[in-house]
Context: one part of a larger RNA
């Protein structure tokens, strides 16, 4: 010194095990804020350093329901209390609720620092101490007001509104790239995407035809799926981009102004314009006004107020063996009966439990708040025809030129939408489209405006369900994680579970400097479960035997 084989250590794999995870369904919600949020600092307990919970009325106060026997949060000890006159806890409504944070009285390096006013307390007086209230900025209403005669512009005051967070989500607008692809690169792509701004909502947006089609047949507002179809087309015809109608489905809802003409106010330049309100009226087989004339009496949705089935926000009752062998620390296993089932989803119980415990099926409950179908109030709104007539039917609009956008469509034959500039119509014998144009046809009525549903998404709240994960996995976080910790910052960002049915967590001896470790005893079913604790694998490391040098 090697090799084997034992017995240990060291280590934490693997197996088991889930308090956390992730994905989805389903209903509900979809906001919260000057009535001062969302987040926070400090505080606050009989002790109290942390988490949680409140806020100087500070693990809490009132009330009004629920619930019935024990409470004093996580946390497990002694004390001291509170509790059938109903605690503790669970729901509803309300009170306080410091300081900072849009932060608002003014300042500031957040949780500080100084202030005005009007009220009080205190003191002899000051000073200090409680409360209230004082930012901007829009609208409005009122008051008062220069340069200036009216007046404006300012100025004060009071009343409503705003602001800031949130889902890095989903919606609409505005602005808008570059890597990238084209095997390089500039049109082109990526992409009107990310990123920036604005703004909204429970959704957002879009919507009731100047639409679509198709040669003579028709459709009927929007939105979203499934097709059509990688098809027609676009395209340094490269890479690549890419429809629609048509045709199946989900939804399914249509309104309402402007004008013409009628009043009324009210003003002015007074045969009349003007303005403001009230009637009237809303469409393309045109329509209305207006004149003449005829008919009809019947319903609809929205608002707001009122009731209100029902639900929600606590909760309650809920079947049936205390059976029996056997093993065993323990029965729920195992053997012998038995019952229950509108309940044999699931958890827990010292193994595997329908009948042991929480539930589960079924049935039922609200004094207080919140939803809320659907009823009644009351508001509003709400006909049809026939003939004359030729009054109206949205103008710097439609259109046109030059110049960009956007349309699957890159200027091209390029229609049709949209913007800038320069222009610039017709008025129903009228205007628009049918992808240049023109001409016949056929359609449709711009230039005003609302519209629920089918569709998008989930921070949240509730139930639930996984050929997801099971602790180097699942979220970064199962554990006091967005924490220790790095970085000046912006930012990066972890390790870290598991005694045992039950703490019964080793009384009490011994070794010793010893809270260190360890023999004993004793609990325990087990103690090589003893807290560095379930299992304990390999790498390492010892000790003992053997064999070999």
């Nucleotide at each position: 010194g090697g090799c084997u084989g034992c017995u240990g250590g060291u280590g934490g794999a693997u197996g088991c095990c889930u308090u956390g995870g992730c994905a989805u369904u389903u209903a509900c919600a979809g906001g919260c804020g000057a009535a001062g949020a969302a987040g926070g600092a400090c505080g606050u307990g009989a002790a109290u350093a942390c988490c949680u919970g409140c806020g100087a009325a500070a693990a809490g106060c009132u009330u009004c329901g629920g619930g019935g026997a024990g409470c004093u949060g996580g946390a497990c000890a002694a004390a001291a209390g509170c509790u059938u006159u109903g605690a503790u806890c669970c729901g509803g409504a309300g009170a306080u609720g410091u300081c900072c944070g849009a932060a608002u009285g003014g300042g500031g390096g957040a949780a500080c620092c100084c202030g005005g006013u009007g009220a009080g307390a205190u003191u002899a007086a000051u000073c200090u101490c409680u409360c209230a209230u004082c930012a901007u900025c829009c609208u409005u209403u009122a008051c008062u007001g220069a340069a200036u005669u009216c007046a404006u512009a300012g100025g004060u005051a009071a009343a409503g509104g705003a602001a800031g967070c949130g889902a890095u989500a989903c919606c609409c607008g505005c602005c808008g790239a570059a890597c990238u692809g084209a095997a390089a690169c500039a049109u082109c792509u990526c992409a009107g995407u990310a990123a920036g701004c604005g703004g909204a909502g429970g959704a957002a947006a879009a919507g009731a035809a100047a639409u679509c089609u198709a040669u003579a047949a028709g459709a009927g507002a929007u939105u979203c799926c499934c097709u059509c179809g990688g098809u027609a087309g676009c395209g340094g015809c490269g890479a690549g981009c890419g429809a629609a109608a048509g045709g199946g489905g989900a939804a399914g809802a249509g309104c309402c102004u402007a004008a013409a003409c009628c009043g009324a106010a009210g003003u002015c330049u007074u045969u009349g314009g003007c303005u403001u309100c009230g009637g009237g009226g809303u469409u393309g087989u045109a329509g209305g006004a207006c004149c003449a004339g005829u008919c009809a009496a019947a319903a609809g949705a929205a608002c707001a107020g009122u009731g209100a089935a029902u639900u929600c926000u606590a909760g309650u009752c809920a079947a049936a063996c205390a059976u029996u062998u056997u093993u065993g620390g323990a029965a729920a296993a195992c053997u012998a009966g038995a019952c229950g089932a509108u309940a044999c989803a699931g958890g827990g119980u010292g193994a595997u439990a329908g009948u042991c415990c929480c539930g589960u099926a079924g049935a039922c409950g609200a004094a207080a708040g919140a939803a809320a179908a659907c009823a009644c109030u009351g508001u509003c709104a709400g006909g049809a025809c026939u003939g004359g007539c030729a009054c109206c039917u949205g103008a710097g609009u439609a259109g046109g030129g030059c110049c960009g956008g956007a349309c699957a469509c890159g200027u091209g034959a390029a229609a049709c939408c949209c913007g800038g500039u320069c222009u610039g119509a017709a008025u129903c014998u009228a205007g628009g489209g049918g992808g240049a144009c023109c001409a016949c046809c056929c359609u449709c009525u711009a230039a005003g405006g609302c519209u629920a549903a089918a569709u998008a998404c989930u921070a949240g709240u509730a139930a639930a369900u996984g050929a997801c994960c099971g602790a180097u996995a699942g979220c970064g976080a199962a554990c006091c994680a967005g924490u220790a910790c790095u970085g000046c910052g912006a930012a990066g960002g972890a390790a870290a579970g598991g005694c045992g049915a039950a703490a019964a967590g080793a009384a009490c001896c011994c070794c010793u400097g010893u809270u260190a470790g360890g023999g004993g005893a004793g609990u325990g079913a087990a103690a090589u479960a003893g807290a560095a604790c379930c299992u304990g694998a390999a790498a390492c490391c010892a000790g003992c035997a053997g064999c070999c040098u």